The prediction has a mean pLDDT of 78. The RNA shown here (Guanidine-I riboswitch aptamer) has 111 nucleotides and comes from Marinomonas sp. MED121. It was read from a public genome assembly, where an Rfam model found it. Rfam family: Guanidine-I riboswitch aptamer. Its family is annotated with regulation of gene expression in the Gene Ontology.

[in-house]
Order: sequence, then C1' cells, then structure tokens
RNA sequence: CAAUGGUAUAGCUAGGGUUCCGACUUUGAAAAAAGUGUCUGGUCCGAGAGCUAUCGACCUCACCUGACAUUCUCAGUGAAGGUUACACGGAGGGAUAAAAGCCCGGGAGAA
Repeated sequence: CAAUGGUAUAGCUAGGGUUCCGACUUUGAAAAAAGUGUCUGGUCCGAGAGCUAUCGACCUCACCUGACAUUCUCAGUGAAGGUUACACGGAGGGAUAAAAGCCCGGGAGAA
C1' cells in the first nucleotide's frame, strides 16, 4: 500500500408502549358503552455494542475430475477442522395505535 474480515437471516431475551384480548373502575335489568398502562398479564414491537442456531466468507486439510505439467499452480467438491475480532456514545427527530437498547446510527462526539 492492497485485499478479505456479514456488520446477513431466524428464534429467544433485556426492554417497550396500549391497536386487540384480559384485568380494574363507572353507567346499565342485560347485551354493551366509557375510562385507566403509576394494570401483574396474553397478542404485538424489539437490540451494531445481548444469547443461540443456520447460511455466507476466509484459512488449513482431504478427495475426484479437468487444464497445465519437471516441480508446481488453477478450477471444483466436502452435515472435514479452525476463525468470523474490537466496540464509551448524547441531545434531537421518525415510524407504528403508541413507545422503546426499533430506525436516522458502529451517526454527532469522546477515549
């Protein structure tokens, strides 16, 4: 100096509010209606810096076929092995019914 090293997908969780269900309060003969998320909950949303798995990528090894052929190298295959690092972070804004470790954002900044 160059290349590669996902900033992937799915499930779960920390967390989040209140569209639906439930709970509670009020009204009502009842059906039901209104209100409350400072209601434990179910549905729902949900992590770059959380967990797990899968796929992908890279390296090594092995195999077979092909190219080349003195050595070697290249392409391909492998539920074969290994690696996939590090990461402090506002305010403000956005979406959804509404909010959030969601998105802007591995941002601005800091060290």